About this RNA: A computed fold for a 104-nucleotide RNA from Halanaerobacter jeridensis, annotated as SAM riboswitch aptamer (S box leader).

[in-house]
RNA sequence: AUAUCAUCAAGAGUAGUGGAGGGACAGGCCCAACGAAGCUCAGCAACCGCCUAGUUAUAAGGAAAGGUGCUAAUUCCUGCCAGAGUUUUCUGGAGAGAUGUGAU
Numbered sequence: 001a002u003a004u005c006a007u008c009a010a011g012a013g014u015a016g017u018g019g020a021g022g023g024a025c026a027g028g029c030c031c032a033a034c035g036a037a038g039c040u041c042a043g044c045a046a047c048c049g050c051c052u053a054g055u056u057a058u059a060a061g062g063a064a065a066g067g068u069g070c071u072a073a074u075u076c077c078u079g080c081c082a083g084a085g086u087u088u089u090c091u092g093g094a095g096a097g098a099u100g101u102g103a104u
Stems, first nucleotide, its partner, number of pairs: 001104002005100004013041001015040003021031003025079004042071003047067002050062003075096001080093005
């Protein structure tokens, strides 16, 4: 980087450092000197791994010492299609994206 599978409505900081940006992309709408990103610590969750009992195989329960991930707003909303409403909308699905997983 490519294709596979699973999940994406819950959860988590009045900390230290740092100094102006951030929320993938576009449009919108937001966050930010009452301190953004990044880093550290802390925390949350439980995908892999681990433990228990078990199965043809899945599923189940548990811990949080390991590998990730995450800690404003539903993945902040919409981006394509369909349905309903009707003009400010709602619902479903897809796409895109994110994270993990095993493979090339």
Model confidence (mean pLDDT): 81 of 100. The sequence was found by an Rfam model in a public genome assembly.